[in-house]
Context: one part of a larger RNA
Molecule: small-subunit ribosomal RNA, 5' domain
Organism: metagenome
RNA sequence: GAAUCAACGCUGGCGGCGUGCCUAACACAUGCAAGUCGGACGAGAAAGCGGAGCAAUCCGCAAGUACAGUGGCGCACGGGUGAGUAACACGUGGAUAACCUGCCCUGGAGUGGGGGAUAACAUCUCGAAAGGGGUGCUAAUACCGCAUAACACUUUAGCUGGGAGGCGGAGGUUGAAAGGAGCGAUUCGCUCCGGGAGGGGUCCGCGGCCGAUUAGCUAGUAGGUGGGGUAAGAGCCCACCUAGGCGACGAUCAGUAGCCGUCCUGAGAGGGAGCACGGCCACACUGGAACUGAGACACGGUCCAGACUCCUACGGGAGGCAGCAGUGGGGAAUUUUUGGCAAUGGGGGGAACCCUGACCAAGCAACGCCGCGUGGGUGAUGAAGUAUUUUGGUACGUAAAACCCUUUCGGCAGGGACGAAGCAAGUGACGGUACCUGCGGAAGAAGCUCCGGCCAACUCCGUGCCAGCAGCCGCGGUAAUACGGGGGGAGCAAGCGUUGUUC
Numbered sequence: 001g002a003a004u005c006a007a008c009g010c011u012g013g014c015g016g017c018g019u020g021c022c023u024a025a026c027a028c029a030u031g032c033a034a035g036u037c038g039g040a041c042g043a044g045a046a047a048g049c050g051g052a053g054c055a056a057u058c059c060g061c062a063a064g065u066a067c068a069g070u071g072g073c074g075c076a077c078g079g080g081u082g083a084g085u086a087a088c089a090c091g092u093g094g095a096u097a098a099c100c101u102g103c104c105c106u107g108g109a110g111u112g113g114g115g116g117a118u119a120a121c122a123u124c125u126c127g128a129a130a131g132g133g134g135u136g137c138u139a140a141u142a143c144c145g146c147a148u149a150a151c152a153c154u155u156u157a158g159c160u161g162g163g164a165g166g167c168g169g170a171g172g173u174u175g176a177a178a179g180g181a182g183c184g185a186u187u188c189g190c191u192c193c194g195g196g197a198g199g200g201g202u203c204c205g206c207g208g209c210c211g212a213u214u215a216g217c218u219a220g221u222a223g224g225u226g227g228g229g230u231a232a233g234a235g236c237c238c239a240c241c242u243a244g245g246c247g248a249c250g251a252u253c254a255g256u257a258g259c260c261g262u263c264c265u266g267a268g269a270g271g272g273a274g275c276a277c278g279g280c281c282a283c284a285c286u287g288g289a290a291c292u293g294a295g296a297c298a299c300g301g302u303c304c305a306g307a308c309u310c311c312u313a314c315g316g317g318a319g320g321c322a323g324c325a326g327u328g329g330g331g332a333a334u335u336u337u338u339g340g341c342a343a344u345g346g347g348g349g350g351a352a353c354c355c356u357g358a359c360c361a362a363g364c365a366a367c368g369c370c371g372c373g374u375g376g377g378u379g380a381u382g383a384a385g386u387a388u389u390u391u392g393g394u395a396c397g398u399a400a401a402a403c404c405c406u407u408u409c410g411g412c413a414g415g416g417a418c419g420a421a422g423c424a425a426g427u428g429a430c431g432g433u434a435c436c437u438g439c440g441g442a443a444g445a446a447g448c449u450c451c452g453g454c455c456a457a458c459u460c461c462g463u464g465c466c467a468g469c470a471g472c473c474g475c476g477g478u479a480a481u482a483c484g485g486g487g488g489g490a491g492c493a494a495g496c497g498u499u500g501u502u503c
Base pairs, nucleotide, nucleotide: 001503002502003501004500006499007498008497009496010495013372014371015370016369017368018367019365020364021330026328027327028326030325031324032323035073036072037071040070041069048061049060050059051058052057080283081282082281090207091206092205093204094203095202096201099200100199101198104196105195106194107193108192109191110190111189112146114144115143121136122135123134124133125132126131152173153172154171155170156169158167159166160165179188180187181186209255211253216246217245218244221243222242223241224240225239226238227237228236258280259279260278261277262273263272264271265270285306286305287304288303289302308319309318310317311316336362338361339360340359344358345356346355347354348353375405376404377403378402385396386395387394388393409444411439412438413437414436415435419430447492448491449490450489451488452473453472454471458487459486460485461484462483468475469474
């Protein structure tokens, strides 16, 4: 000098765009953050209104609505955090003849005929609650057989490949399905097989921290045979056999750390960093485990154990903000318990639509970058005042006043968007915002640091090695341009300094 997720001191007018717990992966009150489908299925209220009746009550509308239940899809995305991890975690280049893939696209074939349950519901019952248990009834795109078809497996010709393979003829075994809507045409689905796209799993080469005051490490260890297991190769797991494997080209151990695109600095080489945004990984109170599923070993799912908090009728239960806000705590330090689904995107649905703290916006903070303003011109009796003085003067200084202008920004008033894209119509949180016009008046808007040298800017007074300054050199002990104040000046400017950190 440049830079910063900054903080602190003094000061502070406006706008745009960004950024905002670096510390305790500390604990969390409250609200919201993942639902949706009645065009899969059965069941099905009430308030209220109307009518009948002396009334009890009944009927109709509300309404096949609400609330639930079965079932489907989603909840594995999106959002957060960086604890762990020195590892094929990441980056890059490959391999998969060792693999999977819901929804989507595309091609082929099919959708025949049956069965038994079960929730909801009713009723009985246990419990303080959370939550159960028994009996009885019922539906389906829920569940289970049968038929048929290929795939698969197996036996056996052929073609092809260097190869465990690929293509493919015949025989055997096994082996699918579901309906809904519509008057209908049709449409949305369902089943099997092939191809694709996108996504993922696994493996390998190479690459990127520190310590040798860590030198030896290793028994499923290294390899083989046979099996099990997985979507899939493999000591991944198991039985047996062999005795190996790694290491000064740094094993093992210990410390530190998410990795990258990138970012900062620098002429570059290099050094430093990994905040925001984007990609990958890991984690979800701590530890462990599987279930469901195309996909999880699953942040707002389940089970077990633990710590903590809460409820309890003491028998037993409930919970997990590293989602968005917000609270306490820690800290030098980091925001609103806001609006909206209008846009973009996501989930469900045939659609209407519903959900969406993703997102879009607004709010707070000079935290950063950028832009603008705080006025312009004329104006010498060089006014007053202040400082200084050799008492003549000199400086602030065209500065002010005064006169003539202008009105950005801010203020008030009138008008008023784009963003909206679906065939049309309708649809805007932001927002009466941006923007345009008018009114008014120089009016409402300047500070901070420094002035011994480095380093740009000098004098007076006070103080007297005191009080103090200080980045380094160093100032201060009676004329201090270095301390404190005044005047003046220099530099930056809505900022200016200080401190921390990096080059």